[in-house]
RNA sequence: GGGUCCAUAGCUCAGUGGUAGAGCAUCCGGCUGCAGUCCGGCAGGUCCCCGGUUCAAUCCCGGGUGGGCCCU
Repeated sequence: GGGUCCAUAGCUCAGUGGUAGAGCAUCCGGCUGCAGUCCGGCAGGUCCCCGGUUCAAUCCCGGGUGGGCCCU
């Protein structure tokens, strides 16, 4: 330099055009003599950035940034 995949909650990941979700963690409550396990609940998001298409974009298109793999 070329090809390809990825970027969504603190972490691991779903979500293929119409209200952004789960598990774990944190926090609160229940249980317990206390704690843990277990059970219930709340909160937590500029969907990497810029632009385009569309009535409507996390999703489609172009560019950029960062990361993984392959080729040279």
This is a predicted structure of a 72-nucleotide RNA (transfer RNA) from Planoprotostelium fungivorum. The coordinates come from a structure-prediction model, not an experiment, and the mean pLDDT is 82. Its Rfam family is "tRNA". Rfam links the family to the GO term triplet codon-amino acid adaptor activity. About the family: Transfer RNA (tRNA) molecules are approximately 80 nucleotides in length. By type it is a transfer RNA. The sequence is in RNAcentral, with records from ENA and Rfam.